Predicted 3D model of a 74-nucleotide RNA (transfer RNA) from Solarion arienae.

RNA sequence: GAGCUCAUAACUCAGUUGGACAGAGUGCACGCCUGAUAAGUGUGAAGUCAGUAGUUCGAAUCUACUUGAGCUCA
Numbered sequence: 001g002a003g004c005u006c007a008u009a010a011c012u013c014a015g016u017u018g019g020a021c022a023g024a025g026u027g028c029a030c031g032c033c034u035g036a037u038a039a040g041u042g043u044g045a046a047g048u049c050a051g052u053a054g055u056u057c058g059a060a061u062c063u064a065c066u067u068g069a070g071c072u073c074a
Stems, first nucleotide, its partner, number of pairs: 001073007010026004019057001028044005050066005
């Protein structure tokens, strides 16, 4: 320098033939349970879906560029 893959909650991930409220587990907060803890159980908070622009009635999902990480080639 060229190509490919990936980026979604604090962490690990799902969701992409575009459809309309973005989810799960772990963790966290507050309860229930217990003599107490653990386990179990209920509720809740937490996300500008890496960023910018574009296409569209509608974008996490499609397109372009940028950033970061990984892999391959030279």

It matches the Rfam family "tRNA". Rfam's curators write: Transfer RNA (tRNA) molecules are approximately 80 nucleotides in length.